The part of an RNA shown here (large-subunit ribosomal RNA, domain II) has 681 nucleotides and comes from a candidate division WWE3 bacterium. Model confidence (mean pLDDT): 84 of 100. The sequence was found in a public genome assembly.
Context: one part of a larger RNA
RNA sequence: UCCGGCGAGUUAAUAGUGCGUGCAAGCUUAAGCAACUAGUGUUGUGUAGGCGUAGGGAAACCAAGUCUGAAAGGGCGAUUAGUGCGUAUUAUUAGACCCGAAGCCAAGUGAGCUAACCAUGAGCAGGAUGAAGCUUGGGUAAAACCAAGUGGAGGUCCGCACCGGUGUAUGUUGAAAAAUGCUCGGAUGACUUGUGGUUAGGGAUGAAACGUCUAACGAACUUGGCGAUAGCUGGCUCUCCCCGAAAUAUAUAUUGGUAUAGCCCUAAUCGUUAAUGGCUGUGUGAGGUAGAGAUACUGGAAAGGACUGGAGCGCGCAAGCGUAUCCAUCUUUACCAAACUCCGAAUGCGCACAGCUUGAUUGGGAGUCAGUACUGGAGAGCAAUUUUCUAGUACGAGAGGGAAACAGCCCAGACCGACAGCUAAGGUCCCUAAUACUAACUAAGUGGGUAAUGAGGUGGGAUUGUUGAAACAACUAGGAGGUUGGCUUAGAAGCAGCCAUCCUUUAAAGAAAGCGUAACAGCUCACUAGUCAAACGAUCCUGCGCAGAAAAUCCAACGGGGCUAAGUUAGUAACCGAAGCUACGGAUCCAUACUUUGUAUGGAUGGUAGGGGAGCGUUGAUAUCGGCAGUGAAGGUGUAUCGUGAGGUAUGCUGGAGCGAUAUCAAGUGAGAAUGUCGGA
Numbered sequence: 001u002c003c004g005g006c007g008a009g010u011u012a013a014u015a016g017u018g019c020g021u022g023c024a025a026g027c028u029u030a031a032g033c034a035a036c037u038a039g040u041g042u043u044g045u046g047u048a049g050g051c052g053u054a055g056g057g058a059a060a061c062c063a064a065g066u067c068u069g070a071a072a073g074g075g076c077g078a079u080u081a082g083u084g085c086g087u088a089u090u091a092u093u094a095g096a097c098c099c100g101a102a103g104c105c106a107a108g109u110g111a112g113c114u115a116a117c118c119a120u121g122a123g124c125a126g127g128a129u130g131a132a133g134c135u136u137g138g139g140u141a142a143a144a145c146c147a148a149g150u151g152g153a154g155g156u157c158c159g160c161a162c163c164g165g166u167g168u169a170u171g172u173u174g175a176a177a178a179a180u181g182c183u184c185g186g187a188u189g190a191c192u193u194g195u196g197g198u199u200a201g202g203g204a205u206g207a208a209a210c211g212u213c214u215a216a217c218g219a220a221c222u223u224g225g226c227g228a229u230a231g232c233u234g235g236c237u238c239u240c241c242c243c244g245a246a247a248u249a250u251a252u253a254u255u256g257g258u259a260u261a262g263c264c265c266u267a268a269u270c271g272u273u274a275a276u277g278g279c280u281g282u283g284u285g286a287g288g289u290a291g292a293g294a295u296a297c298u299g300g301a302a303a304g305g306a307c308u309g310g311a312g313c314g315c316g317c318a319a320g321c322g323u324a325u326c327c328a329u330c331u332u333u334a335c336c337a338a339a340c341u342c343c344g345a346a347u348g349c350g351c352a353c354a355g356c357u358u359g360a361u362u363g364g365g366a367g368u369c370a371g372u373a374c375u376g377g378a379g380a381g382c383a384a385u386u387u388u389c390u391a392g393u394a395c396g397a398g399a400g401g402g403a404a405a406c407a408g409c410c411c412a413g414a415c416c417g418a419c420a421g422c423u424a425a426g427g428u429c430c431c432u433a434a435u436a437c438u439a440a441c442u443a444a445g446u447g448g449g450u451a452a453u454g455a456g457g458u459g460g461g462a463u464u465g466u467u468g469a470a471a472c473a474a475c476u477a478g479g480a481g482g483u484u485g486g487c488u489u490a491g492a493a494g495c496a497g498c499c500a501u502c503c504u505u506u507a508a509a510g511a512a513a514g515c516g517u518a519a520c521a522g523c524u525c526a527c528u529a530g531u532c533a534a535a536c537g538a539u540c541c542u543g544c545g546c547a548g549a550a551a552a553u554c555c556a557a558c559g560g561g562g563c564u565a566a567g568u569u570a571g572u573a574a575c576c577g578a579a580g581c582u583a584c585g586g587a588u589c590c591a592u593a594c595u596u597u598g599u600a601u602g603g604a605u606g607g608u609a610g611g612g613g614a615g616c617g618u619u620g621a622u623a624u625c626g627g628c629a630g631u632g633a634a635g636g637u638g639u640a641u642c643g644u645g646a647g648g649u650a651u652g653c654u655g656g657a658g659c660g661a662u663a664u665c666a667a668g669u670g671a672g673a674a675u676g677u678c679g680g681a
Stems, first nucleotide, its partner, number of pairs: 001681006011094013026051003032045005055062002065076004097235002100232001104225006115199009124189001126158003129154001133150006162186003167182004201217001203213003238615006248261005262368002264365007277357009291343001292341002298337003302333005308328004312323004371395010400411003415586003420582003426576003429561003435573007447563001453547002457544010474531005480504003485499003510525001513524003587605008616670001618667008627659002635654008
């Protein structure tokens, strides 16, 4: 991992509700007892008790009323149906659908491991060092002291056994649930060790690491309390049909839980030309949003002007004068606002009427309280598949077609069948179903990723100029004189800077637009003539393109091939294309009409949580079938067939002794998932 078994809403009491049924102003027995039975029950008895038949009040008490109140009034009642049993469902109490803790408590079992201690034993090759004391000699008044010898001390030294475990390698499904090799520490001691014994879990022991106490110890193990508890995770077994949510509000030691409401299901009752709700239309109202606005206010904010007022600054003895400063005022131009409004929609909202439509109440059962994306409107945020609201849509719980792939986007809501047709979104060169044409644009593979910004890319439009009195471009030639203008300056001669910017000759030529020189010089330009010959400029709007354009594994920014249309814009006519629609056949449900139970007509039939309805099958019980069965039961394994399905029936082979149908009843009643459990491979 697979296969086969086993494996999860049960039982009891009480209560509510629905349905069925008995009796009914009543209904009903419990324990016990008796009879009959042996299915361990049935029938009878038993009137204790319970519910109901009257309520109101705290009560006394009164009573179809009563309580309150001075009264008026008000509250709760009165116009009658209950009760017993069965069954379904829900709740409560119990383990209460099943499995699952870590833990808590009690009683016991453990010191054959390990810690410490007690008793009694045992062990430590060899070598080194050489304490005290002593002896002899020296020495002293005597001592001290010195030397040599002797001696053999020590948690002394080196190093086996023994004890340990420093570093490293191997080993890590090991040879081993802690070892092996090399290396290393202690090795007469706080040493090591045998045997026997002592200390026990709210504890012991501990040269102390929360260490150790029989291979997992911040509190051992075993059994019990025990099915501890688990607002948590996982799992929960047959079929078909009908309806079908929520992810919100409020509260919460509450935020992944729960309660009530909201939203779903179901039954009954009421209503059905009235009321209620919805949609549409008409009429009529309130409003201050979007937008817009600015001598209509409150504020903001840019630039300018005016004169008035104030402030500052300068001058002045002062009067006062001046001011390219600041503020206010007035004014001009162009603006801004959620907490501005002289204005002001659309939607929405209120009321009335008309038309179409429909609902409400009560009881029972739920689930939901993590939502997500998009479009519009808002707050926060640099931003985000961000966050918080809001109206709607979709997903959630929705399959099908499109978007290459793609819950939330576009189209469209799947009852079933089939090799029929028409369409939607989207498409029609090939992959891949289906295409042609007309008029333009694009040259960038733009299309097929991006901004500010930049550009004689190119198409269209508008305005305005020059031009046969010759434009624009090009070429030839000129581009001068006063004058090196004045000032400044070392110099300043068109061309550092300041001032002025005239005149003359001319076809024309700036007291010079640029380069250049130390300053001149030099080269161009403006401007003019000639040559040539017919178009040439400027500005604005707009279509499509260009640059801007750098990323991490070759291509990798059309889905690919490939495309100059098979790209883009506008248009015409076709076609393809879905579970949409139509046509054909069929199923179920609802309504209506016939009717007499199936016909017709019309409509409906996506679905998670969840509610409701109808069934299949398994095991057993009772009754019936004078059921089936060695002429072959159950079981196994094939085939055919019937049923919407769970499943049923027939039959071949196998098997070798039991089994079924119908009606009713009762459940240890259905397996793919639980790191399920047992067995097997």